[in-house]
RNA sequence: CGGGGAGUAGUUUAACGGUAGAAUAGGCGCAUGGGGUGCGUCUGGACCGGGUCCAAUUCCCGGCUCCCCGA
Numbered sequence: 001c002g003g004g005g006a007g008u009a010g011u012u013u014a015a016c017g018g019u020a021g022a023a024u025a026g027g028c029g030c031a032u033g034g035g036g037u038g039c040g041u042c043u044g045g046a047c048c049g050g051g052u053c054c055a056a057u058u059c060c061c062g063g064c065u066c067c068c069c070g071a
Base pairs, nucleotide, nucleotide: 001070002069003068004067005066006065007064010024011023012022013021018054026042027041028040029039030038031037047063048062049061050060051059
């Protein structure tokens, strides 16, 4: 420099043009004599900017970061 892929919760990661779900972590409660552990409950999220659309996390364009391939 060229090509391809990925950016979603503190972390890992789904789905889909219409309400973003799970696990784990964290807070609280219950069980236990206590701990470990288990159960319940709560908190917390779309990389940035534009465009299309009634509606964008999703589609399109540009940028940024990371990964892979090639030179």
Record summary: The RNA shown here (transfer RNA) has 71 nucleotides and comes from a Patescibacteria group bacterium.